A computed fold for a 72-nucleotide RNA from Candidatus Yanofskybacteria bacterium RIFCSPLOWO2_02_FULL_43_10b, annotated as transfer RNA. The RNAcentral record of the sequence draws on ENA. Its Rfam family is "tRNA". The family's RNA type in Rfam is transfer RNA. Rfam describes the family as follows. Transfer RNA (tRNA) molecules are approximately 80 nucleotides in length. The source organism's lineage runs through Bacteria, Bacteria candidate phyla and Candidatus Yanofskyibacteriota. Its mean pLDDT, the model's own confidence on a scale to 100, is 83. The same sequence occurs in records of 2 taxa.
[in-house]
């Protein structure tokens, strides 16, 4: 530099272009215990920035940022 890939919650991961963006595990309350854990209930948490298309974008197009692997 020049190709592809990949960015959602703290943390791994989902989500035909259309409901209130979900589950796990962390984490707070509550509840059980004599306690603590574990198990149970509840609750709070996110779409990398911006722009385009579109009746409607996490979702397609660009552009930029980070990241990660190739080539040179």
């Nucleotide at each position: 530099g020049c190709c592809g890939g990949c960015g959602u919650a703290g943390u791994u991961c989902a989500a035909c272009g259309g409901u209130u963006a979900g589950a796990a595990c962390a984490g707070g309350u509550c509840a059980c215990u004599c306690a603590u854990a574990a198990c149970g209930a509840u609750c709070a948490a996110a779409c990398g920035a911006a722009a385009g298309u579109u009746c409607g974008a996490c979702u397609c197009u660009u552009u930029c940022c980070g990241c990660c692997g190739g080539c040179a």